[in-house]
RNA sequence: ACCGACGAACGGCAGCCCCGCACCGAUGCGGGUACGCAAAGCCAGGAAGUCUCUGAAGCGGCAUUUUAGAGAUCGUCCGGUUACUGAA
Repeated sequence: ACCGACGAACGGCAGCCCCGCACCGAUGCGGGUACGCAAAGCCAGGAAGUCUCUGAAGCGGCAUUUUAGAGAUCGUCCGGUUACUGAA
């Protein structure tokens, strides 16, 4: 110098929920709050899951299933990329 995360230190992010605004909607943004996170920083690139809108099929006693397109989310996994401390 490089790699490296148990602990520790300096810090970081921010779940559920609440309030305000925007939105057909999922949801997003801001504030509060912290369940948690060593990448819970960034990229939606691959896969999975969940959800919304529009159409079609099915059914017409019940059930709410299938499919196509457009979109949203992702703190599930994989991948890419950047990063504090630096034990063994």

c-di-GMP-I riboswitch aptamer from a Pyrinomonadaceae bacterium, 88 nucleotides, folded computationally.